[in-house]
RNAcentral holds the sequence, with entries from MGnify. The RNA shown here (transfer RNA) has 71 nucleotides and comes from a marine eukaryotic metagenome. The coordinates come from a structure-prediction model, not an experiment, and the mean pLDDT is 80. Rfam family: tRNA. Rfam classes the family as a transfer RNA. Rfam links the family to the GO term triplet codon-amino acid adaptor activity.
């Protein structure tokens, strides 16, 4: 300077803008003598930060800040 990306502890989804979910993990309870495994139930998340459009912004714009990657 180019491209991609930043969303829950972790890996990540999220359509054409309509006030955000899934896996694991965590926590509680059933089960067991007692664990594991199983099974139920739980999520107030400054959607990196600022700014603008809009009735309404994770989502369009515009900056600034990290990561990865290419010149």
């Nucleotide at each position: 300077g180019g491209u991609a990306g930043a969303u829950a502890g972790c890996u990540c989804a999220g359509u054409c803008g309509g006030u955000a979910g899934a896996g694991c993990a965590g926590u509680a309870g059933a089960c067991u003598g007692a664990a594991a495994a199983u099974c139920u139930a739980c999520g107030u998340g400054u959607c990196g930060g600022g700014g603008g459009u809009u009735c309404a912004a994770u989502u369009c714009c515009c900056u600034c800040u990290c990561u990865a990657c290419c010149c």